About this RNA:
This is a predicted structure of a 93-nucleotide RNA (c-di-GMP-I riboswitch aptamer) from a Gammaproteobacteria bacterium. The source organism's lineage runs through Bacteria, Pseudomonadati, Pseudomonadota and Gammaproteobacteria. Model confidence (mean pLDDT): 81 of 100.
RNA sequence: CCGGCCAUUGGGCAAACCCAUCGAAAGGUGGGGACGCAAAGCCACCGGUCUACGGGCGGGAAAGACCGCGCCUAGGAUAGCGGGGCUGCCGAA
Numbered sequence: 001c002c003g004g005c006c007a008u009u010g011g012g013c014a015a016a017c018c019c020a021u022c023g024a025a026a027g028g029u030g031g032g033g034a035c036g037c038a039a040a041g042c043c044a045c046c047g048g049u050c051u052a053c054g055g056g057c058g059g060g061a062a063a064g065a066c067c068g069c070g071c072c073u074a075g076g077a078u079a080g081c082g083g084g085g086c087u088g089c090c091g092a093a
Stems, first nucleotide, its partner, number of pairs: 012037002017032006035080001041086003045083003048078003054073005060066001
């Protein structure tokens, strides 16, 4: 390079919701449950998004105490928002 033949797997994860539990919350964990996912495996490095215990500013109050409200803020969260890094199964072509 040409021709022929055969094969084309085992499976994995688990949204919403429910129960329990941790947390101020977002959300996490366990069990149930499947919306979906070829990385819906792992990692918060970059962007986005979510939450605001705490901190800051403002309002009410003559002022303060006090009350609760508004705005800002990530040390928190999200890997099933995207990018990126690492790793993995199959394998016609």